A computed fold for a 72-nucleotide RNA from a Clostridiales bacterium, annotated as transfer RNA. Lineage of the source: Bacteria > Bacillati > Bacillota > Clostridia > Eubacteriales. It matches the Rfam family "tRNA". The prediction has a mean pLDDT of 83.
[in-house]
RNA sequence: AGGGGAAUGGCUCAAUGGUAGAGUAGCGGUCUCCAAAACCGUUGGUUGGGGGUUCGAGUCCCUCUUCCCCUG
Numbered sequence: 001a002g003g004g005g006a007a008u009g010g011c012u013c014a015a016u017g018g019u020a021g022a023g024u025a026g027c028g029g030u031c032u033c034c035a036a037a038a039c040c041g042u043u044g045g046u047u048g049g050g051g052g053u054u055c056g057a058g059u060c061c062c063u064c065u066u067c068c069c070c071u072g
Base pairs, nucleotide, nucleotide: 001071002070003069004068005067006066007065010024011023012022013021018055026042027041028040029039030038048064049063050062051061052060
């Protein structure tokens, strides 16, 4: 320099262009002599930044940033 991939709650990851979810963590509760485990409930998100397309964008297009892989 060229090509490809990834970026979403604290963490690990989902999500046919049509209400952003799960697990785990946190908080509260049940249980227990106490704790852990288990079970129930609950909080938490400018979907990396900017722009465009669309009635509607996490998703499609352009650009930038960071990380990973390949080629030279």